[in-house]
Molecule: c-di-GMP-I-GGC riboswitch aptamer
Organism: Nakamurella endophytica
RNA sequence: UUCGUCAAAGGCAAACCCGGCGCGAGCCGGGGACGCAAAGUCACGGGACCCUCGCGGUCGGCCGGGCUACCGAAC
Numbered sequence: 001u002u003c004g005u006c007a008a009a010g011g012c013a014a015a016c017c018c019g020g021c022g023c024g025a026g027c028c029g030g031g032g033a034c035g036c037a038a039a040g041u042c043a044c045g046g047g048a049c050c051c052u053c054g055c056g057g058u059c060g061g062c063c064g065g066g067c068u069a070c071c072g073a074a075c
Base pairs, nucleotide, nucleotide: 001074002073003072004071011036012035016031017030018029019028020027021026034061040067041066042065044064045063046062047059048058049057050056
């Protein structure tokens, strides 16, 4: 620098359940694992969704992009 077939250290955690918050989309904590090689992070472009429709809000586990990083392999 490129890549993620196998192995391995470590990590995250869908649905669902419980508690809390929010009008809502959803979010937070606990349990739980369908999956994830950025399922870390940023609403920048697209997209979806919500409302009290505005100079509003939600989703990064929908796609693209930016930034950063562990392990391994090859060069």